Predicted 3D model of a 267-nucleotide RNA (Bacterial large signal recognition particle RNA) from a candidate division WS1 bacterium.
Its mean pLDDT, the model's own confidence on a scale to 100, is 78.
It matches the Rfam family "Bacterial large signal recognition particle RNA". It is annotated as a non-coding RNA gene. Rfam's curators write: The signal recognition particle (SRP) is a universally conserved ribonucleoprotein involved in the co-translational targeting of proteins to membranes.

[in-house]
């Protein structure tokens, strides 16, 4: 160099996510790539990190390793936008409120505004008048003290020798007291009372006269200033999604280069 037989090693990778780790099933990417069992409430394992049986290739286009290219998709970070959620109240902002100002509008004004000054009314106090309504007192009426209220005091009684005297029940009359009634009269309180009367305050509000001779008010719009709310903008912070642009990380597939890897036997 040939031939014949074998072995290592290949007959798919990768990513997120599990996991103390690694590999698998499931899932997504490549894209076609032996076959059966296992297996997410998990399987197998243990840095030589899937296990068990079989099966076909096979030392090179085919196994290995190194660089460069292109580069599906994942992962994380920042940003943007959405949509929720906790929380702030510093803000041309939004809303509320208040206060201002008069630019616009509007209303009023020479049929006379602002100011001034006179006067009247309204309100308010104070007194009085009346009214109402309570209350006390008087008047009225009825009843009325067994006796310790009054007058008179029958009869009885006491005292007196008489004259005459003196206490005094019933009854009569009257009072205190009590109960009714409130017409009317006299006091006192009170008050959703009054076309009432004097007097004061003259803050406030109407009216009216003079004087004065253009602006007054302040409804809505802007505009200042102040205050309050957080639904809504807006800020801080978070949690989801969604986009893409940029970083950053693991990277299948594909392409180019470079280099490495056996054993027997027999010619």
């Nucleotide at each position: 160099c040939c031939g014949u037989g074998c072995u290592a090693g290949g007959c798919g990778g990768g990513g997120g996510a599990c996991u103390a780790g690694c590999g698998g099933u499931a899932c997504c990417c490549u894209g076609u790539a032996c076959c059966g069992g296992c297996a997410a409430u998990c399987c197998g394992c243990u840095a030589u990190a899937g296990c068990c049986g079989g099966g076909c290739u096979g030392a090179a286009c085919u196994c290995c390793c190194u660089g460069c290219c292109c580069c599906a998709g994942g992962g994380c970070u920042c940003c943007g936008c959405c949509u929720g959620u906790g929380g702030g109240g510093u803000c041309u902002g939004a809303c509320c409120c208040g206060c201002g100002u008069a630019a616009g509008u509007g209303g009023u004004g020479u049929u006379g505004a602002a100011g001034g000054u006179c006067u009247g009314g309204u309100c308010c106090c104070g007194c009085g008048c009346a009214a109402g309504u309570c209350g006390g007192c008087g008047c009225u009426g009825c009843u009325g003290a067994a006796c310790c209220c009054c007058g008179u005091c029958a009869g009885g009684g006491c005292c007196g020798g008489a004259a005459g005297g003196c206490a005094g029940c019933a009854g009569c009359g009257g009072u205190a007291g009590g109960c009714a009634a409130u017409c009317c009269g006299c006091c006192g309180g009170c008050u959703g009372u009054g076309c009432c009367g004097c007097g004061g305050c003259c803050c406030a509000c109407c009216g009216g006269g003079c004087c004065g001779g253009a602006g007054c008010c302040g409804g809505c719009u802007g505009c200042g200033c102040g205050g309050g709310u957080a639904a809504c903008g807006c800020c801080c912070g978070u949690a989801g999604g969604c986009g893409c642009c940029a970083g950053u990380u693991c990277g299948a597939a594909g392409g180019c280069a470079g280099g490495g890897u056996g054993c027997a036997c027999g010619g």